[in-house]
RNA sequence: GCGCGCGUAGCUCAGCGGUAGUAGCACCGCCCUUAUAAGACGGGGGUCCCUGGUUCGAAUCCAGGCGCGCGCA
Numbered sequence: 001g002c003g004c005g006c007g008u009a010g011c012u013c014a015g016c017g018g019u020a021g022u023a024g025c026a027c028c029g030c031c032c033u034u035a036u037a038a039g040a041c042g043g044g045g046g047u048c049c050c051u052g053g054u055u056c057g058a059a060u061c062c063a064g065g066c067g068c069g070c071g072c073a
């Protein structure tokens, strides 16, 4: 340099055009315990990488950019 894939919460991820974005772990509170861990219950946390486009409607489709990974040279 070329090709392919990926980018969503602190981390790992779901979502595959429909209006109000999931879950697990982590974090906070509370219950339990002499206490801790484990466990039960509840809660907070998202400009969906950026910019533009298509559409009545975009995390989702398209283009460019940025970053990461893999392959080729």
Base pairs, nucleotide, nucleotide: 001072002071003070004069005068006067007066010025011024012023018056027043028042029041031039049065050064051063052062053061
The RNA shown here (transfer RNA) has 73 nucleotides and comes from a bacterium.
The sequence is in RNAcentral, with records from ENA.
It matches the Rfam family "tRNA". By type it is a transfer RNA.
Its mean pLDDT, the model's own confidence on a scale to 100, is 81.